[in-house]
């Protein structure tokens, strides 16, 4: 210096050919259940989708730039 890939919940990912509320499972926190506890089961809560700017009615998703973490060429 070029390619190619990846960044969404506390964590492990999913959706990425735009189109009602952004989801899943661990994980937390409440009920139920038990003489407690873990198990199970129900129900909550948690996210400006890595940052900025562009198209478009309409962007997590197309397009440019930057920034981080991976892998290749030279």
């Nucleotide at each position: 210096g070029c390619c190619c890939u990846g960044a969404u919940a506390g964590c492990u990912c999913a959706g990425g050919c735009a189109g009602u509320u952004a989801g899943a499972g661990c994980a937390g926190c409440a009920g139920u259940c038990u003489c407690g506890u873990a198990a199970a089961c129900u129900g909550c809560a948690g996210g400006u989708c890595g940052a900025g700017g562009g198209u478009g009615c309409g962007a997590a998703u197309c397009c440019c730039u930057c920034u981080c973490g991976g892998g290749g060429c030279u």

Record summary
A computed fold for a 74-nucleotide RNA from a Nanobdellota archaeon, annotated as transfer RNA. The RNAcentral record of the sequence draws on ENA. Model confidence (mean pLDDT): 85 of 100. Its Rfam family is "tRNA". Rfam links the family to the GO term triplet codon-amino acid adaptor activity. The organism belongs to Nanobdellota, within Archaea.